The part of an RNA shown here (large-subunit ribosomal RNA, domain IV) has 356 nucleotides and comes from a Candidatus Krumholzibacteriia bacterium.
Taxonomically the source falls in Candidatus Krumholzibacteriia (Bacteria, Candidatus Krumholzibacteriota).
It matches the Rfam family "Bacterial large subunit ribosomal RNA". Gene Ontology terms of the family: structural constituent of ribosome and ribosome.
Its mean pLDDT, the model's own confidence on a scale to 100, is 87.

Context: one part of a larger RNA
RNA sequence: CCAUGGUUAAGGAACUCAGCAAAUUGACCCCGUAACUUCGGGAUAAGGGGUGCCUGGGUUGGCGAUGGGGUUCGCCCUCAAAGCUGACCUAGGCCGCAGAGAAACGGCCCAGCCGACUGUUUACUAAAAACACAGGUCUCUGCAAAGCCGUAAGGCAACGUAUAGGGACUGACACCUGCCCGGUGCCGGAAGGUUAAGGGGAUAUGUCAACACUUCGGUGUGAAGCAUUGAACUGAAGCCCCGGUAAACGGCGGCCGUAACUAUAACGGUCCUAAGGUAGCGAAAUUCCUUGUCGGGUAAGUUCCGACCUGCACGAAUGGUGUAACGACUUGAGCGCUGUCUCAACAAGGGACUCG
Numbered sequence: 001c002c003a004u005g006g007u008u009a010a011g012g013a014a015c016u017c018a019g020c021a022a023a024u025u026g027a028c029c030c031c032g033u034a035a036c037u038u039c040g041g042g043a044u045a046a047g048g049g050g051u052g053c054c055u056g057g058g059u060u061g062g063c064g065a066u067g068g069g070g071u072u073c074g075c076c077c078u079c080a081a082a083g084c085u086g087a088c089c090u091a092g093g094c095c096g097c098a099g100a101g102a103a104a105c106g107g108c109c110c111a112g113c114c115g116a117c118u119g120u121u122u123a124c125u126a127a128a129a130a131c132a133c134a135g136g137u138c139u140c141u142g143c144a145a146a147g148c149c150g151u152a153a154g155g156c157a158a159c160g161u162a163u164a165g166g167g168a169c170u171g172a173c174a175c176c177u178g179c180c181c182g183g184u185g186c187c188g189g190a191a192g193g194u195u196a197a198g199g200g201g202a203u204a205u206g207u208c209a210a211c212a213c214u215u216c217g218g219u220g221u222g223a224a225g226c227a228u229u230g231a232a233c234u235g236a237a238g239c240c241c242c243g244g245u246a247a248a249c250g251g252c253g254g255c256c257g258u259a260a261c262u263a264u265a266a267c268g269g270u271c272c273u274a275a276g277g278u279a280g281c282g283a284a285a286u287u288c289c290u291u292g293u294c295g296g297g298u299a300a301g302u303u304c305c306g307a308c309c310u311g312c313a314c315g316a317a318u319g320g321u322g323u324a325a326c327g328a329c330u331u332g333a334g335c336g337c338u339g340u341c342u343c344a345a346c347a348a349g350g351g352a353c354u355c356g
Stems, first nucleotide, its partner, number of pairs: 001351002004348001006346003010342002014340001019337001027051005036041001038172001052094012066080005095099001107335002110332003114327002119131002135170007147156003173322004178252003183249002185245005192240003198234002204228004210221004253271005280314001281311001292308005
């Protein structure tokens, strides 16, 4: 010097991102216990007191020597009771710094955020505000169910049957959940437009009997058949189209003016939109400017709490706002307590170091 455990004057968080770590608290009995609350809790709230040993007295229980009475004479019933012993109450006394004398063995309180809760998770850097959850809503599914696995047979769903099963979102509870269907999706509709294979077979072409012409080499026309081509017309769903649907995906404006101080604008005008953000909340896990402004707490507070609203860029099941209880979560404050610190010291065993 390193690490482990221990002690420390005075101070007591001045340490630090942060009281991280350590210390405090701790058992049992008694007293006492707030806000808030879903009336269950909160609660071991908080905060106090007692605890050893000896002697005396008392209450109560166990075992019960022995004695009395009764007697159906029974190993019976009943009364009193020494002694031993357990628990408790009470009075007096004794000792020590200390009596739950060691060990095991909650520190507490206040106020926010998030998540209701118990649970679950990144086996080996994340335990959380993430996941799950009971509850809520939408949607699919009538059973040979929907959905899923498999080429199939077959299987799960389910030896279940809409109070059932699948999918999606939200996430206890309380109060609530506004407007928009123009886009995308889904559902319904079927008049019209478009539209595949198929049906259809017009037209054209090849070949060629035959005919015509011929310089006799060939050239032209060209029926049937066989081929090729394939127009019109016909032809479903889908798409276009018409409606519905937002606890479907999603979206929820701008400019200008106006009141008898000023300021502001209940009010008016105008443009655009499918509709222009309602309730509630708001510098927030969301606020850039920003350490916004005011108040509180501190001697002093970029954090914190309460307000304000100018919401860069909250907002209603991508849920909004509250909320008792709960949390190895997170933020701020206080009491207690301490070597975290001022500021370091000491001693113990183990390393380091030297020899082997």